[in-house]
Context: one part of a larger RNA
RNA sequence: UUGGGUUUAAAGGGUGCGUAGGUGGCUUGUUAAGUCAGUGGUGAAAUCGUGGAGCUUAACUCCGCAAUUGCCAUUGAAACUGGCGAGCUUGAGUGCAAAGGAGGUAGGCGGAAUUCGUGGUGUAGCGGUGAAAUGCAUAGAUAUCACGAGGAACUCCGAUUGCGUAGGCAGCUUACUAUAAUGCAACUGACACUGAAGCACGAAAGCGUGGGUAUCAAACAGGAUUAGAUACCCUGGUAGUCCACGCAGUAAACGAUGAUAACUGGGCGUAUGCGAUAUAAUGUAUGCUCCUAAGCGAAAGCGUUAAGUUAUCCACCUGGGGAGUGCGCCGGCAACGGUGAAACUC
Numbered sequence: 001u002u003g004g005g006u007u008u009a010a011a012g013g014g015u016g017c018g019u020a021g022g023u024g025g026c027u028u029g030u031u032a033a034g035u036c037a038g039u040g041g042u043g044a045a046a047u048c049g050u051g052g053a054g055c056u057u058a059a060c061u062c063c064g065c066a067a068u069u070g071c072c073a074u075u076g077a078a079a080c081u082g083g084c085g086a087g088c089u090u091g092a093g094u095g096c097a098a099a100g101g102a103g104g105u106a107g108g109c110g111g112a113a114u115u116c117g118u119g120g121u122g123u124a125g126c127g128g129u130g131a132a133a134u135g136c137a138u139a140g141a142u143a144u145c146a147c148g149a150g151g152a153a154c155u156c157c158g159a160u161u162g163c164g165u166a167g168g169c170a171g172c173u174u175a176c177u178a179u180a181a182u183g184c185a186a187c188u189g190a191c192a193c194u195g196a197a198g199c200a201c202g203a204a205a206g207c208g209u210g211g212g213u214a215u216c217a218a219a220c221a222g223g224a225u226u227a228g229a230u231a232c233c234c235u236g237g238u239a240g241u242c243c244a245c246g247c248a249g250u251a252a253a254c255g256a257u258g259a260u261a262a263c264u265g266g267g268c269g270u271a272u273g274c275g276a277u278a279u280a281a282u283g284u285a286u287g288c289u290c291c292u293a294a295g296c297g298a299a300a301g302c303g304u305u306a307a308g309u310u311a312u313c314c315a316c317c318u319g320g321g322g323a324g325u326g327c328g329c330c331g332g333c334a335a336c337g338g339u340g341a342a343a344c345u346c
Stems, first nucleotide, its partner, number of pairs: 004317003007300002012314001014201004021194003025088007033081002035077008049065006091191001092188003095184003100179001103177007110154001115149007125136002162169002206247006216240001220236004258313006265292003269288006295302002319346003328339004
């Protein structure tokens, strides 16, 4: 390389959009590039295969045929693929209708709680732990009441729920905005699928500038524990946690399961529509969770949301360690990210 694979053994890109490329619905006409058939030319000889012949045989040598799977030209065929033309509506999209949701962005508002401040009541403890101590407190703490400040997060509802491409999204409300699904079947008429590059988005931590800082809390300090304790426990506490703008671009970014389409038994539940009905059982479309048939699988398990049966396209794997390291290149303010070996060793 071929083959074989990618839930858990090595292996699905974090996610989307999308260029090239690859692949592509039904009917019909035409063309003849691919495809198929005939003919002609060429395809050196030797070698190989085969039928013979010659050295006493064989090796060896000679003669004929075959083969030379190819290329070129030419004459045809027209099913399939391709090209060109015409049409279709089921794929795809648009429109209309009614309805859904923690989808997104920006603004406004709300109550509880923590902390702090001021004042009142009140007096000797509070706090914390396995037990303690550090710590706080007669300069009046803890507790309790009233008022005030500020920041962050939204109890119950809440669910195996819902929405979003993924990351993710939860108090209430307003504005703007995106969107799947359902019903109608009015419009376009294959406009599609995938997607190397490329572009965009991308939790937390981190970085830059400027704000903010209630809580919690890396680092740090102290108290314990211990043989020690650079920890686990306790008291404090700074970055950070929050906001705006910019960077960074990684996660067990997980369903450890790429996208799209078709086909293949059932059952319970549930969300949103449509239809039917008597209020119920029930039908149907798209989602979500569970149990199982066939089938698959090394097994665990998967099982119409497939890991079943197929097709197209992309990504990736090829023994363990060395190593996601070194070197080089690209990106970044840096941290670091991307790409990504070898010697050696088992």